[in-house]
RNA sequence: GCUCCCUUAGCUCAAUGGAUAGAGUGUCGGUUUCCGGAACCGCAGAUGUGCGUUCGAUUCGCACAGGGAGCA
Numbered sequence: 001g002c003u004c005c006c007u008u009a010g011c012u013c014a015a016u017g018g019a020u021a022g023a024g025u026g027u028c029g030g031u032u033u034c035c036g037g038a039a040c041c042g043c044a045g046a047u048g049u050g051c052g053u054u055c056g057a058u059u060c061g062c063a064c065a066g067g068g069a070g071c072a
Stems, first nucleotide, its partner, number of pairs: 001071007010025004018055001028042004048064005
């Protein structure tokens, strides 16, 4: 330098153009306990950035950023 893949919650992952974007784990709060753990209940928390297509974008297109693989 060229080609391809990935980017969603603190972390690990779902969501094949239409629902209030879900789950596990973790944090926080509560119940329980002498205290803690475990268990149970609950709250908060996310679509890398920009532009475009569309009635509607996590999903499609382009550019950029970051990460990875292959080739040279």
Overview: The RNA shown here (transfer RNA) has 72 nucleotides and comes from Candidatus Amesbacteria bacterium RIFCSPHIGHO2_01_FULL_48_32b. Model confidence (mean pLDDT): 81 of 100. The organism belongs to Candidatus Amesiibacteriota, within Bacteria. RNAcentral records the identical sequence in 2 taxa. Rfam family: tRNA. The family's RNA type in Rfam is transfer RNA.